Overview: Predicted 3D model of a 72-nucleotide RNA (transfer RNA) from a Coriobacteriales bacterium. Lineage of the source: Bacteria > Bacillati > Actinomycetota > Coriobacteriia > Coriobacteriales. It matches the Rfam family "tRNA". It is annotated as a transfer RNA.

RNA sequence: GGGCGGUUAGCUCAGGGGGAGAGCACUACCUUGACACGGUAGGGGUCACUAGUUCAAAUCUAGUAUCGCCCA
Numbered sequence: 001g002g003g004c005g006g007u008u009a010g011c012u013c014a015g016g017g018g019g020a021g022a023g024c025a026c027u028a029c030c031u032u033g034a035c036a037c038g039g040u041a042g043g044g045g046u047c048a049c050u051a052g053u054u055c056a057a058a059u060c061u062a063g064u065a066u067c068g069c070c071c072a
Base pairs, nucleotide, nucleotide: 001071002070003069004068005067006066007065010024011023012022013021018055026042027041028040029039030038048064049063050062051061052060
C1' cells in the first nucleotide's frame, strides 16, 4: 500500500428497514443470625462519527476513525 471483517447497556454478544434486546454485572425488596445461593421488581443506550437513499435507518450506500485478520 491492497483486500476482508468487527464497532449496539459497565462486560460478552444477538438483532440486517417500522417494538432497541439477552446473559452476566448494578440497585431495592423477600429469604438468612450474617454472607452466599435463590426469587421478585427496577435503573441504565445520541446503536463509533459524518453525509446520502427512504414516508421511515442500529439495519442499505459512501466517507472518516479505531480494532483485528490476510496478502504484498